The RNA shown here (Glycine riboswitch aptamer) has 89 nucleotides and comes from uncultured Methylocapsa sp. NCBI's taxonomy places the organism under Bacteria, Pseudomonadota, Hyphomicrobiales, Beijerinckiaceae, Methylocapsa. The RNAcentral record of the sequence draws on MGnify. The coordinates come from a structure-prediction model, not an experiment, and the mean pLDDT is 78. Its Rfam family is "Glycine riboswitch aptamer". Gene Ontology term of the family: glycine biosynthetic process.
RNA sequence: CUCAGCGGGAGAGACCAGCGCGCCUUCGGGCGGGCUGGCGCCGAAGGCGCAACCGCCCCGGAAACGCUCAGGCUCACGGACCGCCGAGG
Numbered sequence: 001c002u003c004a005g006c007g008g009g010a011g012a013g014a015c016c017a018g019c020g021c022g023c024c025u026u027c028g029g030g031c032g033g034g035c036u037g038g039c040g041c042c043g044a045a046g047g048c049g050c051a052a053c054c055g056c057c058c059c060g061g062a063a064a065c066g067c068u069c070a071g072g073c074u075c076a077c078g079g080a081c082c083g084c085c086g087a088g089g
Base pairs, nucleotide, nucleotide: 001088002087003086005084006083007082008081013039015038016037017036018035019034021032022031023030024029040073041072042071046069047067048066049065053061054060055059
C1' cells in the first nucleotide's frame, strides 16, 4: 500500500401524477411494494473540476473544498472515513 472479516457510520420528499400487482374491506376506501413521468432536495460509492496541501520539487501526487453525470432522499441495501484483526506485495 492492497484485499478479506467484524464493529461504528451522516445527509436529503414515507412528495405529486399515471399505470398495473398483492392483501384487507363496513365496498366508501385503506395498506404495501413495482414501473414511468415531473418538480424539489442530498453528498460520504464512483466520476469530474479548482488547487489548500504533499513529494523524489524536472515534474508528479492530490482533499472531508466545489459540480451533481452517476448514485441517493421510510426501512433495508449501499456508504467516504474510523477502530480491531488476518493475508499478500